Notes:
The prediction has a mean pLDDT of 80. This is a predicted structure of a 75-nucleotide RNA (transfer RNA) from a Pseudobdellovibrionaceae bacterium. The source organism's lineage runs through Bacteria, Bdellovibrionota, Bdellovibrionia, Bdellovibrionales and Pseudobdellovibrionaceae. Its Rfam family is "tRNA". Gene Ontology term of the family: triplet codon-amino acid adaptor activity. Rfam's curators write: Transfer RNA (tRNA) molecules are approximately 80 nucleotides in length. RNAcentral holds the sequence, with entries from ENA.
Order: sequence, then C1' cells, then structure tokens
RNA sequence: GCCUAUGUGGCUCAGGGGUAGAGCACACCCUUGGUAAGGGUGAGGUCGUGGGUUCGAUUCCCGCCAUAGGCUCCA
Repeated sequence: GCCUAUGUGGCUCAGGGGUAGAGCACACCCUUGGUAAGGGUGAGGUCGUGGGUUCGAUUCCCGCCAUAGGCUCCA
C1' cells in the first nucleotide's frame, strides 16, 4: 500500500428501511430480625464519524477514523 470483518447504554451482544432491545452491572421497592439469593419498577443510547439515496437510515451506498485478521504481486 491492497483486501476482509467489526464499531449499538458502564460491560458483553441482538436488531440489516417505519423511529432501538436483551443479559450483566446501577438506583429504588417487595421479601428478611439483618444480609445474600429471588421478584418487581426505573434511569441510562443523538447506533464510530462526515456525506449521499429515500417520505423515512442503526439498517442501503461512498469517504474517513479506530480495532482485529490476511496479502505484500508487477514496475
């Protein structure tokens, strides 16, 4: 330099056009004499970034960035 994959709450991941979810963690409540375990409720995301397409983009297309893996042929 080229190719491929990945990027989504604090962490691990789903969701691949109709406005974002799960588990764990966190806060509060129930239960207990008090913990733990269990159950319930809630908060937390402008979906890496900048554009394009579209009535509508986390999703499709292009550039860039980051991470991981592979190739390193010709002159």